[in-house]
A computed fold for a 72-nucleotide RNA from a Verrucomicrobiota bacterium, annotated as transfer RNA. Its mean pLDDT, the model's own confidence on a scale to 100, is 82. NCBI's taxonomy places the organism under Bacteria, Pseudomonadati, Verrucomicrobiota. Rfam family: tRNA. Rfam classes the family as a transfer RNA.

């Protein structure tokens, strides 16, 4: 310097162009002698930045950034 993957919630990661979700984690209460675990409920998000396409964009297009792995 080339060239593929990745970039959503605090962390791991999902998501058919049509109200952004899980699990974990936090917060709340419940059981429980007490922790831990378990049930219940709930909090949590400039989907990495700018643009463009579109009635409508996490998702499709271009540019820029980061990572990871590959080739020189």
């Nucleotide at each position: 310097g080339g060239a593929a993957a990745g970039g959503u919630a605090g962390c791991u990661c999902a998501g058919a162009g049509g109200u952004a979700g899980a699990g974990c984690a936090g917060u709340u209460g419940g059981c429980u002698u007490u922790u831990a675990a378990c049930c219940a409920a709930u909090u949590g998000g400039u989907c990495c930045c700018g643009g463009g396409u579109u009635c409508g964009a996490g998702c499709c297009c271009c540019g820029g950034c980061c990572u990871u792995u590959c080739c020189a």